Predicted 3D model of a 73-nucleotide RNA (transfer RNA) from a Patescibacteria group bacterium.
The prediction has a mean pLDDT of 80.
Its Rfam family is "tRNA". The family's RNA type in Rfam is transfer RNA.
Formats: sequence, structure tokens, C1' cells
RNA sequence: GCGCUCUUAGCUCAGUGGAUAGAGCAUCUGGCUUCGGACCAGAGGGUCGGGGGUUCAAAUCCCUCAGAGCGCA
Repeated sequence: GCGCUCUUAGCUCAGUGGAUAGAGCAUCUGGCUUCGGACCAGAGGGUCGGGGGUUCAAAUCCCUCAGAGCGCA
């Protein structure tokens, strides 16, 4: 330099045009327990890496920038 993949909650990930954007772990609260752990119930936490475009409608499609990884040279 060229090509490909990825970027969504604190972490690991799902969601591949229309649903209030979800799960597990973590955190907090309550229950249980002598206390803790485990277990059970609940809560908080995001506008989907930045910008632009297409569309009635975009996390999702297109362009661009940034970052990470892999391959080729």
C1' cells in the first nucleotide's frame, strides 16, 4: 500500500429495514441466612464509534472518517 472482518449497556454478545433496542455476567435494592455465599424477586444503566446520504421509516442499506483484528505484498 491492497483486501476482508469487527465497533450496540461497565464486560461478553444478540438484534441483518418497521416491536418501548435485548440477553448473560457485573452493580444496586429487597427476600432468604446468625453473617456471608448460593438461590429467588426487582431496579438502574444505551440512543447502537463520529459525520453525511437513501427511505414514509435505519443499529440494520450506501459513502466518508476514526479505531481494532486478520491476510497478502